[in-house]
Context: one part of a larger RNA
RNA sequence: UGACGGGGGCCCGCACAAGCGGUGGAGCAUGUGGUUUAAUUCGAUGAUACGCGAGGAACCUUACCAAGGCUUAAAUGUAUUGUGACGUAUUUGGAGACAGAUAUUUCUUCGGACAGAAUGCAAGGUGCUGCAUGGCUGUCGUCAGCUCGUGCCGUGAGGUGUUAGGUUAAGUCCUGCAACGAGCGCAACCCCUAUAUUUAGUUGCCAGCGUCUAAAGACGGGGACUCUAGAUAGACUGCCGGCGUAAGCCGCGAGGAAGGUGGGGACGACGUCAAGUCAUCACGGCCCUUACGUCUUGGGCUACACACGUGCUACAAUGGCCGGUACAGAGGGCAGCUACCAGGUGACUGGAUGCGAAUCUCAAAAACCGGUCUCAGUUCGGAUUGGAGUCUGCAACUCGACUCUAUGAAGCUGGAAUCGCUAGUAAUCGCAUAUCAGCCAUGAUGCGGUGAAUACGUUCCCGGGCCU
Numbered sequence: 001u002g003a004c005g006g007g008g009g010c011c012c013g014c015a016c017a018a019g020c021g022g023u024g025g026a027g028c029a030u031g032u033g034g035u036u037u038a039a040u041u042c043g044a045u046g047a048u049a050c051g052c053g054a055g056g057a058a059c060c061u062u063a064c065c066a067a068g069g070c071u072u073a074a075a076u077g078u079a080u081u082g083u084g085a086c087g088u089a090u091u092u093g094g095a096g097a098c099a100g101a102u103a104u105u106u107c108u109u110c111g112g113a114c115a116g117a118a119u120g121c122a123a124g125g126u127g128c129u130g131c132a133u134g135g136c137u138g139u140c141g142u143c144a145g146c147u148c149g150u151g152c153c154g155u156g157a158g159g160u161g162u163u164a165g166g167u168u169a170a171g172u173c174c175u176g177c178a179a180c181g182a183g184c185g186c187a188a189c190c191c192c193u194a195u196a197u198u199u200a201g202u203u204g205c206c207a208g209c210g211u212c213u214a215a216a217g218a219c220g221g222g223g224a225c226u227c228u229a230g231a232u233a234g235a236c237u238g239c240c241g242g243c244g245u246a247a248g249c250c251g252c253g254a255g256g257a258a259g260g261u262g263g264g265g266a267c268g269a270c271g272u273c274a275a276g277u278c279a280u281c282a283c284g285g286c287c288c289u290u291a292c293g294u295c296u297u298g299g300g301c302u303a304c305a306c307a308c309g310u311g312c313u314a315c316a317a318u319g320g321c322c323g324g325u326a327c328a329g330a331g332g333g334c335a336g337c338u339a340c341c342a343g344g345u346g347a348c349u350g351g352a353u354g355c356g357a358a359u360c361u362c363a364a365a366a367a368c369c370g371g372u373c374u375c376a377g378u379u380c381g382g383a384u385u386g387g388a389g390u391c392u393g394c395a396a397c398u399c400g401a402c403u404c405u406a407u408g409a410a411g412c413u414g415g416a417a418u419c420g421c422u423a424g425u426a427a428u429c430g431c432a433u434a435u436c437a438g439c440c441a442u443g444a445u446g447c448g449g450u451g452a453a454u455a456c457g458u459u460c461c462c463g464g465g466c467c468u
């Protein structure tokens, strides 16, 4: 000077408390450990690994294993030698890769281009080292801190400033002070959202005036409204009252759509963990070079006495089933989304039309509403299994999703323990997208619908900040 203390003081955070809903018990999905295996490729391991890299493992991917091949698969050449256009078609063996045969073809400006072969350089490696590294990332933590110049103090390490008294979400600001200033952070500047004005009016809208229809912005028209997307205004403790030296605090004070950071996002200081990543990529060193490179077929990554994490579905009546019928937002679409018609119980199929989309389409939003069931392992629950199918794809055996029918397991609210959340939040309900032929998506990322309870307080648990 730091760090630490079951030392002290002050303060904060869904940290506790007050509440609501879960996990831990069941079945299944998924990741991990372990075990097994020819292989079950590799990495990630308290918080900060475990629905993580992977935003798509049937082949491919693929890195692993078995078997069979090649010596250059691909790229870039370079030098030398020698050959031929390249290619196309047929065909033999084979699981294919590949190996072989036959036919055809002969560019040329004679320099060469292109291709095969040989040799050397070279190439190639998801081989090792994240404790050699860059870049990127997690975390403490969006916590309020971390420093510097000059001056002053101290022999010096260092101190001061940055402490003190207030105040703040904040080293935020004020007052004081041997300090005076400054930088990186905080805040603001950026984006979305909440209000209004204005400009514009198609593909969006339809109040008033007409037309038409069974009905319908369907059309003549209109710019009022909604909306779209550009500009502008608006919130600043600005005004009032109280307290205070000030900063600021308090007020069911005013005005206002919004009030004291309005709500959300992006944004992450100096540093910490030799944290993570050599398998995104790059790169030093080391290692392999007829193989640790590369091609192919098949298998594996999907195994299964078990253990753990994260989820989904339930155990029912605030519910299940049947029926009718409303109301979103945000996205996607040409190797695509498909209206409509027909067939099929259905997954879907056959036609057909519009749309590169504010025009057409995915598209039905679902919770909501009415009837029925009457507390049962049930009309709860849907695992598992049999049969029959549909679709994608060269191909669904290992190993796809979906449909119909039959089957109808565990489960009656879950021990110790433990997690999330303070408002349009939790809970609950559905919708969309990326990846993607298809899909093991119950995941991830977004979107809207319905919409709570509680916070006395800071003694305690956890983490953090300042002073001592």
Base pairs, nucleotide, nucleotide: 007468008467009466010465011464012463013462015458016457019421020420021419022418023417026313027312028311029310030309031308032307033306034304035303042053043052064299065298066297067296068295069294070293077121078120079119080118081117083115084114087104088103089102090101091100092099093098107112124288125287127286128285129284133282134281135277136276137275138273140271145184146183147182148181149180150179151160152159153158164175165174166173190265191264192263193262195233196232197231198230199229200228201227205222206221209220210219211218236259239253240251241250242249243248315414319373320372321371322370324369331362332361333360336355337354340351341350342349343348380411385406386405387404388403389402390401391400427450428449429448430447431446432445433444

Small-subunit ribosomal RNA, 3' major domain from an uncultured bacterium, 468 nucleotides, folded computationally. Its mean pLDDT, the model's own confidence on a scale to 100, is 82.